RNA sequence: AGAGUUUGAUCCUAGCUUAGGAUGAACGUUGGCAGCAUGAUUAACACAUGCAAUUCAGACGGGAAGUGGUGUUUCUAGUGGUGGACAGGUGAGUAACGCAUAAGAACCUGCCCUUGGCAGGGGAACAACAACUGGAAACGGCUGCUAAUACCCCAUAGGCUGAGGAGAAAAAGGAGGAAUCCACCCAAGGAGGGGCUCACGUAUGAAUAGUUAGUUGGUGAGGUAAUGGCUUACCAAGGCGAUCAUCAAUAGCUAGUCUGAGAGGAUGAUCAGCCACACUGGGACUGAGACACGACCAAGACUCCUACAGGAGGCAGAAGUGGGGAAUUUUCUGCAAUGGGCGAAAUCCUGACGGAGCAAUGUCGCAUGAAGGCAGUAGGCCCACGGGUCAUGAACUUAUUUUAUUGGAGAAGAAACAAUGAUGGUAUCUAAGGAAUAAGCAUCGACUAACUCUGUGCCAGCAGUCACGGUAAGACAUAGGAUGCAAGUGUUAUCCAGAAUGAUUGGUCGUAGAGCGUCUAUAGGUGGCUUUUCAAGUCCGUUGUCAAAUCCCAGGGCUCAACCUUGGACAGGCGGUGGAAACUACCAAGAUGGAGUAUGGUAGGGGUAGAGGGAAUUUUCGAUGGAGAAAUGAAAUGUGUUUAGAUCGAAAAGAACACCAACGGUGAAAGCACUCUGCUGGGCCAACACUGACACUGAGAGACAAAAGCUAGGGGAGAAAAUGGGAUUAGAUACCCCAGUAGUCCUAGCCGUAAUGAUUGAUAUUAAGUGUUGUGCGUAUUGACCCGUGUAGUUUUGUAGCUAACGCGUUAAGUAUCUCGCCUGGGGAGUACGUUCACAAGAAUUAAACUCAAAGGAAUUGACAGGGGCCAGCACAAGCGGUGGAGCAUGUGGUUCAAUUCGAUGCAAAGCGAAGAACCUUACCAGGGCUUGACAUGUCGUGAAUCCUCUUGAAAGAGAGGAGUGCCUUUGGGAACACAGACACAGGUGGUGCAUGGUUGUCAUCAGCUCAUGUCGUAAGUUGUUGGGUUAAGUCCCGCAAUGAGCGCAACCCUCGUGUUUAGUUUCCAACAUUGAGUUUGGAACCCUGACCAGACUAUCGGUGAUAAGUAAGAGGAAGGUGAGGAUGACGUCAAGUCAUCAUGCCCCUUACGCCCUAGGAAACACACGUGCUACAAUGAUUGGGAAAAAGGUUCAUGACCCCAUGAGGGAAAUCUAACCUCAAAAACCCGACCUCAGUUCAAAUUGCAGGCUGCAACUCACCUGCAUGAAGCCAUAAUCGCUAGUAAUCGUCGGUCAGCCAUAUGACGGUGAAUUCAUUCCCGGGCCUUGUACACACCGCCCGUCACACUAUGGGAGCUGGCCAUGACCCAAGUCAUUACCUUAACUGGAAGGAGGGGGAUGUCGAAGGCUGGGCUAGUCACUAGAGUGAAUUCGUAACAAGGUAGUCGUACUGGAAGGUGCAACUA
Repeated sequence: AGAGUUUGAUCCUAGCUUAGGAUGAACGUUGGCAGCAUGAUUAACACAUGCAAUUCAGACGGGAAGUGGUGUUUCUAGUGGUGGACAGGUGAGUAACGCAUAAGAACCUGCCCUUGGCAGGGGAACAACAACUGGAAACGGCUGCUAAUACCCCAUAGGCUGAGGAGAAAAAGGAGGAAUCCACCCAAGGAGGGGCUCACGUAUGAAUAGUUAGUUGGUGAGGUAAUGGCUUACCAAGGCGAUCAUCAAUAGCUAGUCUGAGAGGAUGAUCAGCCACACUGGGACUGAGACACGACCAAGACUCCUACAGGAGGCAGAAGUGGGGAAUUUUCUGCAAUGGGCGAAAUCCUGACGGAGCAAUGUCGCAUGAAGGCAGUAGGCCCACGGGUCAUGAACUUAUUUUAUUGGAGAAGAAACAAUGAUGGUAUCUAAGGAAUAAGCAUCGACUAACUCUGUGCCAGCAGUCACGGUAAGACAUAGGAUGCAAGUGUUAUCCAGAAUGAUUGGUCGUAGAGCGUCUAUAGGUGGCUUUUCAAGUCCGUUGUCAAAUCCCAGGGCUCAACCUUGGACAGGCGGUGGAAACUACCAAGAUGGAGUAUGGUAGGGGUAGAGGGAAUUUUCGAUGGAGAAAUGAAAUGUGUUUAGAUCGAAAAGAACACCAACGGUGAAAGCACUCUGCUGGGCCAACACUGACACUGAGAGACAAAAGCUAGGGGAGAAAAUGGGAUUAGAUACCCCAGUAGUCCUAGCCGUAAUGAUUGAUAUUAAGUGUUGUGCGUAUUGACCCGUGUAGUUUUGUAGCUAACGCGUUAAGUAUCUCGCCUGGGGAGUACGUUCACAAGAAUUAAACUCAAAGGAAUUGACAGGGGCCAGCACAAGCGGUGGAGCAUGUGGUUCAAUUCGAUGCAAAGCGAAGAACCUUACCAGGGCUUGACAUGUCGUGAAUCCUCUUGAAAGAGAGGAGUGCCUUUGGGAACACAGACACAGGUGGUGCAUGGUUGUCAUCAGCUCAUGUCGUAAGUUGUUGGGUUAAGUCCCGCAAUGAGCGCAACCCUCGUGUUUAGUUUCCAACAUUGAGUUUGGAACCCUGACCAGACUAUCGGUGAUAAGUAAGAGGAAGGUGAGGAUGACGUCAAGUCAUCAUGCCCCUUACGCCCUAGGAAACACACGUGCUACAAUGAUUGGGAAAAAGGUUCAUGACCCCAUGAGGGAAAUCUAACCUCAAAAACCCGACCUCAGUUCAAAUUGCAGGCUGCAACUCACCUGCAUGAAGCCAUAAUCGCUAGUAAUCGUCGGUCAGCCAUAUGACGGUGAAUUCAUUCCCGGGCCUUGUACACACCGCCCGUCACACUAUGGGAGCUGGCCAUGACCCAAGUCAUUACCUUAACUGGAAGGAGGGGGAUGUCGAAGGCUGGGCUAGUCACUAGAGUGAAUUCGUAACAAGGUAGUCGUACUGGAAGGUGCAACUA
C1' cells in the first nucleotide's frame, strides 16, 4: 500500500466481497507450566439459608458470676450518645443545568483545625424493673418505683432581630491520688463537604410546525439554609419556536477505550468522577446531612406464616438457587496489611478490602529437547519404473535437566520498644534420578503462503466473493506431502479501517445517480475603490484551570516481559490579563469604475384589446353535361340515373394565415407570424448630465406556465381519440380504407404536468479564423456598396486547457470566486401509508420489508439488419435438357423381426463407408462347441515337419490306424515346425470422434489472413490492409504516418493444341508379291510414336487513360490477353465426419462383450424421401447392307480361325509377357425395305416353360439365353436441378473390384454436336467500405406483458386484544400545612378558678394508586382482498433492440386478453 467481481476485450461510474486491528465474547477441536488481569452484556426476573453496621460500662440505672465481707472482674436486655446519608450494588428512569467545561452569589455545614469566652441555681418525669393482664404469633395494655452527658425552668450574653425604644435567647458532666485529660455550650475564622444560579457543548425524526395558562413579568403576602411562580392573591399579556420550540422513539454522562496517517468514526465492561435508583407509585419523620438499599407510614402486586381474629418480607451487598440465555465463577479464608465506624484506650465490628479457589476468557513469558549421525534401512506416498520424497527424519552415539516428580532449607511484605502473616510451608534456594512428564488446529483454484494420487460423477458435497462438481476435479471426501499460527487454533457475532462509499481535510451533477419548467422577491449567505475610528473575529505574550488513573517520554522494581512504580511533558479546550492592527466586521468621511436614473436614437411574429382582408376547404342554390367518380399494394365498405364526379356562376360558415422565411428576430420560460389602429413591458447603441455600492444569489413564499383534461355558456368548416363498417391476417380489439362523436375554436374559471442546451444564476479572466442580426465610428464615394474598427446578440471551425471517452472550447464542460438546488448500487418505487392541494382526473411530499451482484456510461472488434453504397458469381435473367407423374434398379427413413450388424442426417447424409453381402466376407441372430485360447513373446516337456485311410457328427470337433524320420553341429546341442502343461498374458468391429493423433468434408480456388518496426489512442485497439483508378485476384499503378515482410493470388508441375531437331519397330510409304495375312525388299518425305527444344511476353501499331497501371479494337500468329483442362485449398469456422481403415489415453468384458462351426439375417414391406435406368415414340421402332474412333485390359489370363447350337454357350485350338496376338462388334451415322399415329411392329415390367455358365453350394439370394406373356406409361401440379463451347444434349467403348454377379453404379475414352447471355431491378450465397444495435452461445440472438402453478415479504381490511400518553370531572390512603374550648395534659405561671404551651380527635386544601368519560399515539392479530418479488425447461401473443418490419420516447386522454393501439402537443437519446 491494495486486491477480486459487470465485458468477446477496454476505459469509466458504481455497488458487493476481501486481506488488518479489536472484544467482558460464544461455539468446534485440542490442551504442559507460571505471572498479571478479567468473568450475568440476557429477566431493574423471582429468591431458600446464614453472613454484609455497629460501638461506647470512662453517660445512666440494673442483672449475673464470685466472695464471710469490702473490693475486683465480667455481661448488656433497657435509657442515653455516635454511626447506620459512608463504604458496597445496579443503570430501570432521565435528552435534563443530568453530565462536561468555564464562571457566579443569596446559603448551610456533624466530626476536624485555629482563636476568644461560659458552665451559677433549681425541678419534674419516662423506660428498664415489679404485680396484674390481652394475643396463636408479631406485638401489646393497665397500675406502681427509679437514674443520667435524657427532659424542663430561672439567671447570664461578645452574637441575633429591630430605624429606634426595646425584645427574644446557652450549657453536662465523666476519668484520675493528683498534675491533668476527655466531653458540653456561645461566638468568629479555616479546611473539607453540600445546596443554588448562569454561558457554552451534548444523539435521531419535519411523514412532529406551532407551543405555553403559574404559563412570562410585576406588586403584596407566605415559605426555604438560601435566590426564585417555589407557593398564593391581584394586575399586565406575555414567554418559546425553521439558529428546529412542542411531540415521538432511543439513551445514564464523563475521564477514557477500540480503530484510523490524520480529521474523524464507533463505544462508555473492569478502574476513577458525577447523577439516578433500591419490589411498584406516594409521603413525611429524625438528623449537620435522607425524603434514607439491609429505617418509618399508608396504597398496590407478589411470596410466606397463621389457631383465619391477624401478622411478616424485599440479594440492582458478597456467596448461592431457580429461570431466561450462545454465555459469565466458591453458599472459601482473614481482618496480617490498606481504609472505615464506635471508644480515652485496649478492644470490638467491617462479604469494603487483603488473599486463595474455578474458567486458555485475555495478555506476557517458558517448555515439549540439544549436538553428532546414514552404506540415504524398513514403512507410507508418487513414479517417465530409472527413481524421487517424508528425511540434515527415526534408529544409534554423546552431553544437558528449564519444567514436571521426590527430599532438604525457606522469605520480604511488620509501620510501632515489643508482640502481630490470612496468603503459605507459597515465592525462592538446594540435592537426586532419568530424555525423561508435555502438540495441536486450520488451510493448500484466484484473492492468499502452500500440490499430487485415489474415490465420487450437477450426485454426495463445498462456498467470504468470483465460482467448483454432469467419468481424467490442484475447489467435494480420504491419503501422502506442503504452508500458516502455535497451547492454542479455526468459525460465528459486533466495531473501526480499507471506503475519497456522505468527501472540513477530501466527491460530484451535458450523456453514468444528480440543475427546481421559468421568473420575482423575504430571511439568510456573499460583496468593488480610498482614508479614518474601534478591537468583535484574527495574531502574539503571560496567567488560571481542564481530579487521579490512562496515553507519550526518561528512569526504577519483579531473572525478562506482561505488570507495578517515580518523575516529566506536548497538543488542544474554556476563562482572566497585556499588546499588534495587515485582513474581515463595526463607526465616520470621500470618490466613481459595479448598479441605477435622466437625454437622443434604434430593431423586433414581445404582450393586450379592437377593426379589416384574400386564397383554400366544405355545404347550399342555379347552369352545362351524362356514367362513373373516389379509394388502395390490390380491393371492398361508402357515393352516383332522385343526375354524382367534372366545369361555370352565386351565397353561407368556421378555422388557419401560402410566397417573403433565413443555424433570421423577440420574450424569463411556456411561447410568438395576413394587414391596420389604440394602450403597454423589456432590450440595444451613442454621448457622459445625475445618484453614489443602492450589488449578486435566494430556503420558505408568490407569479407565470405547451398539449391533453375538467366546469358553465357559445360555436362547430376541416381534420379527428372513442365508436361503426370494409379490408389484411392463423387471429388483427392495430397499421390501410369509408364514415364519425367528445375535444380541437371563443368567453369566464380550474388543473400545474412534459417543459432539453438533457448544461442553475452572477462576476472576472484566458489564441485565432469565418458567417450573420441590431447599432455606432473612420476612410472613401455624387450616392449605394466595399474596406477597416467598436459594441450587444447569434451560427460554425479550432489553440491551450479540461474530459472516462464522446466531446466542450471567450455563448466553456478551461481557470477562479459567491449563492441556491440536487445525487450516493439495481429492482421493489416515484409505489404504499400519512399529510397538503384539486370539482374530478390526479399533483406534491415520500419510505420499508424483500430480492440481486450486478444495473449503467463512452468507446473498440466482430456478428447481424425486412440499413445504404460498390463488386464479381449458371445467382437471377436469356436458352437447352432434366427431376417431381409411370415401371424398374439402388440408397435412406419408418415398420417388422430371433436378427433385419454398425456408421453417415440441411446445403456439406441418402448408387455414401461398400473398387462389387449365395458360403466366406460378417461385425448381427439361433443352435452346437473351446478356455493360455484363432494370433504374439517368454518358460518347461515331447515329437521332425508332413501325408494317407476309417468311425461318428450338420460342421467345428472327437476317436482309431498307417506312412514318414529330414537340415546344421564344436555331438553338449541348435534352428524351423507341430502337440501338451502351468503362469505372466493374449483377444475385444465393446464405450467415449465431447479425451486424442492422423485423415477428410465445408465456407472456397472465395481473396483474403497476418507480422516486425514506427505513428495515433489512458486502453481494448488503430494505421499499414483505407482512398482514386484497375484486375480473375490485397493483380498492378498513383496518393497517403507509414516503411517493409510472411502465408495465400499468380508463376514454377502434368495433359492437350503448332513447329524444329533426333530416333524409325510392332508404325508409315514405295516397289513387288500373295490372296488368309505387309509374309518379303528398300526407304523415313508424310501420318504416327518417344525424347530434347522453340513458341505468347499486352511484345508491336495507333486510340483511350493521368505521360501510370491498365483497357478496347486491329495486324501478325497454330494459339492473344490467366490459350483449354488438371493437380495445387491461406488464417480460420462448424466440440462438422471418422475410436468400424489405422494409431491411441481412460473406462469396461476375461469358461466371455474373446475364439471356432452350421444354418439364418443384412435381400423382410402398408408406406415416405433421395439418386438413377428405360420409356411414353415417326427427328421413331424393326430389318438388310455400308463407313470411320480413342483409351484401356490380358499368362492360374485374354483367347482368334474352324466345327456344333435359334441362342446363352460348347468342342478343339493358333498367336501374344503385347504400337505385333487377342478382348473387339464401336454405336449414333449413311443407303434401302417395312410399320402410319394406335397403348401400336411404341414401351418393356410381370409371369410361365425350357436351357446355359460360375461355384462345395444358385431355395431364401446371382447372371445370361430362347419361346410365350405384354402391366403402368401418350411428356407429367406445386416446386426444383445441371449447363456458357468441343460445353449442354446425344451415341457407343473400356477399366477397376471380381470364381460369378444383382453395374441401370462408379472411373475413364472417343464419335456427332447446338442454343442463349439485353442486363444486374429482383432471389441465393460471397467480398470491400459505411450507418445502427439493448446481439457476443453473436438474429436459430435478445426480450415485454397477461394467464396458470409454488413460495416469500408487504399494503388495505369489518373487527378483536394489548401498551403508552396527556386531558376532564369525581371518590380519595398515608402525610405536611391550616383550622378547631370536641377530649385531654408532669415541669412554667397564678392565692384560687384558671392561663400559656403540648397531645389526641375532628374538619379543610393538596394528594398516590384505583375506578369512570371521551381523545391521541403505538403494537399484535384477522375472514377476505390488492399489487410486488422470486422460481432449468407451462400457455397466449411478439411490444422493444436493425428503418425491429407502423421510427422510438415523454406528458395527457380514451380504449383493448396481454404486451399494447389511437388522438393531441412536445423531444431526438
The RNA shown here (small-subunit ribosomal RNA) has 1469 nucleotides and comes from Picea engelmannii. Its Rfam family is "Bacterial small subunit ribosomal RNA". Model confidence (mean pLDDT): 84 of 100.